RNAcentral holds the full RNA, with entries from SILVA. Predicted 3D model of a 350-nucleotide part of an RNA (small-subunit ribosomal RNA, central domain) from a Desulfotomaculaceae bacterium. Taxonomically the source falls in Desulfotomaculaceae (Bacteria, Bacillati, Clostridia, Eubacteriales). Its mean pLDDT, the model's own confidence on a scale to 100, is 90.

Context: one part of a larger RNA
RNA sequence: CUGGGCGUAAAGGGCGCGUAGGCGGUUAUCCAAGUCAGGGGUGAAAACCUUGGGCUCAACUCAGGGCCUGCCUCUGAAACUGGGUAACUUGAGGGCAGGAGAGGGGAGUGGAAUUCCCAGUGUAGCGGUGAAAUGCGUAGAUAUUGGGAGGAACACCAGUGGCGAAGGCGGCUCUCUGGCCUAACCCUGACGCUGAGGCGCGAAAGCGUGGGGAUCAAACAGGAUUAGAUACCCUGGUAGUCCACGCCGUAAACGAUGGGUGCUAGGUGUAGGAGGUAUCGACCCCUUCUGUGCCGUAGUUAACACAAUAAGCACCCCGCCUGGGGAGUACGGCCGCAAGGUUGAAACUC
Numbered sequence: 001c002u003g004g005g006c007g008u009a010a011a012g013g014g015c016g017c018g019u020a021g022g023c024g025g026u027u028a029u030c031c032a033a034g035u036c037a038g039g040g041g042u043g044a045a046a047a048c049c050u051u052g053g054g055c056u057c058a059a060c061u062c063a064g065g066g067c068c069u070g071c072c073u074c075u076g077a078a079a080c081u082g083g084g085u086a087a088c089u090u091g092a093g094g095g096c097a098g099g100a101g102a103g104g105g106g107a108g109u110g111g112a113a114u115u116c117c118c119a120g121u122g123u124a125g126c127g128g129u130g131a132a133a134u135g136c137g138u139a140g141a142u143a144u145u146g147g148g149a150g151g152a153a154c155a156c157c158a159g160u161g162g163c164g165a166a167g168g169c170g171g172c173u174c175u176c177u178g179g180c181c182u183a184a185c186c187c188u189g190a191c192g193c194u195g196a197g198g199c200g201c202g203a204a205a206g207c208g209u210g211g212g213g214a215u216c217a218a219a220c221a222g223g224a225u226u227a228g229a230u231a232c233c234c235u236g237g238u239a240g241u242c243c244a245c246g247c248c249g250u251a252a253a254c255g256a257u258g259g260g261u262g263c264u265a266g267g268u269g270u271a272g273g274a275g276g277u278a279u280c281g282a283c284c285c286c287u288u289c290u291g292u293g294c295c296g297u298a299g300u301u302a303a304c305a306c307a308a309u310a311a312g313c314a315c316c317c318c319g320c321c322u323g324g325g326g327a328g329u330a331c332g333g334c335c336g337c338a339a340g341g342u343u344g345a346a347a348c349u350c
Stems, first nucleotide, its partner, number of pairs: 003322004007304002012318001014201004021194003025088007033081002035077008048066007091191001092188004097182003103177007110154001115149007125136002162169002206247006216240001220236004258317006266295011299306002323350003332343004
């Protein structure tokens, strides 16, 4: 000496469910596999270390001791780990009673707005820009009034507000359905945590089949700008954007921070509960649980910062990193209709 790390330097899997495995609460008792003690056997010799001896010294060599870290066996110990049995309730789960919510699926429905169509009024412009032009308009546009069609999205409420594992979720009503929180007891009695493989979910874009098509808008066309302008600006505009079913499986899938448990000053806002005080009642005030923000002590950090929602102090399990480029490439495997995804090098070079 017997790794160090992962918010921003390389590094947390996009997220969940869960198999094997790893790890695992309290008490008593038994076993003795791990563990520990003592004895025995074995652990060839040489080598190595050491104490002496022999060649005049040394190398070399001889003898003794150590070492041979191990394995087998016998006897014993029982604190810890493990195994058996019995029990417990604080971990976990369930019951009773309440509560909040854009959590998910399906069906229905509402108003505003855009566009288009019909009709009325009305006349020469409208639109657009930095300025214009393309474009639209005397075949009557723009504006305005009434009626109709259709698709998509839901102003205000709206909030470092809420819900969800993540992706994500926002008009209203009904229906089916998942999770969460609180209070007091009752029940089960460690049933727990994590999770390689595996399985499922997974924005947008994209793909397949069928539908739909108002708006917006890759591509494309035209007008401008410019030295040019395959752009930024303008006028149009097709896929797509929407629905059903099936694929794809990626992202700055971010808190760039995996999950679980316990512990470690406070202050202040906010959301959902519960208890108390006060009151005619509602507020107010106090305590407490859960979530979500800000500030901050110790501590941590290279610094920035983090700080009970830790990046602090510890333990358990998984994933990942190991100089830059080559390269998330090549080859091969697996997956995909394809696009491509996933796994993932080396030569060479600095």